[in-house]
RNA sequence: GCAUAACACGCCGAAGAGAGACCUUUGAUGGUCCACCGAAGGAGCAAGCCCUGUUGUUGGGGUGAAUCUCUCAGGUCCAAAGACGGCGGGGGCAAC
Numbered sequence: 001g002c003a004u005a006a007c008a009c010g011c012c013g014a015a016g017a018g019a020g021a022c023c024u025u026u027g028a029u030g031g032u033c034c035a036c037c038g039a040a041g042g043a044g045c046a047a048g049c050c051c052u053g054u055u056g057u058u059g060g061g062g063u064g065a066a067u068c069u070c071u072c073a074g075g076u077c078c079a080a081a082g083a084c085g086g087c088g089g090g091g092g093c094a095a096c
Base pairs, nucleotide, nucleotide: 001096007090009088010087011086012085013084018034020033021032022031023030035076036075037074041072042070043069044068048063049062050061051060052059
């Protein structure tokens, strides 16, 4: 220095599940109860690898991913939110 990871931002796309019942409120909101969803966030773990124990076998510990699992949180008309993807400019680790 070209380019480039993480990262944040903008635009676009983006699923699932009761417009549930009762109380309150003009309504929204709020409270209680039941039934559900998983794609904000969060939590958990397999193989492998490492350490350790044993004459040997079984063992113990650490690390270890997700769209898998859990459903704390969040959500179940619309809106908002939304993992992830695309585009844009920004950014600038490692390597060269």